[in-house]
RNA sequence: AAAAGGCAAAUCCGUUUAAAGGCGGAGACGCAAAGUUGCGGGUCUAAAGCCGAAAGGCCAUGACAGCCGGGCUGCCGAA
Numbered sequence: 001a002a003a004a005g006g007c008a009a010a011u012c013c014g015u016u017u018a019a020a021g022g023c024g025g026a027g028a029c030g031c032a033a034a035g036u037u038g039c040g041g042g043u044c045u046a047a048a049g050c051c052g053a054a055a056g057g058c059c060a061u062g063a064c065a066g067c068c069g070g071g072c073u074g075c076c077g078a079a
Stems, first nucleotide, its partner, number of pairs: 006031002011026006029066001035072003039069003042064003049058003
C1' cells in the first nucleotide's frame, strides 16, 4: 500500500433496572485492538443509609472498557 474480514456511535423499537447502565432487533458515527480485563486515574447514578423543618445535600456496595493509562490476547502485510 493491499487482501480477507471484524466491531458498531447517535437514534428508534422492545426488555430489564431505583437510576446510571445492561441485553435483543433495526441502524452506521467511527475504530488496527472500538478484543478482553474494574489494576490505577477519571466520569455517571444515588436505591438503601446519614444530615436537614423542608427544599434538598452527602455517599458506591452500583455502573462506564467507544474517557485516559496499565495487564493479557490478536488477522494480514512492507519490514
Molecule: c-di-GMP-I riboswitch aptamer
Organism: marine sediment metagenome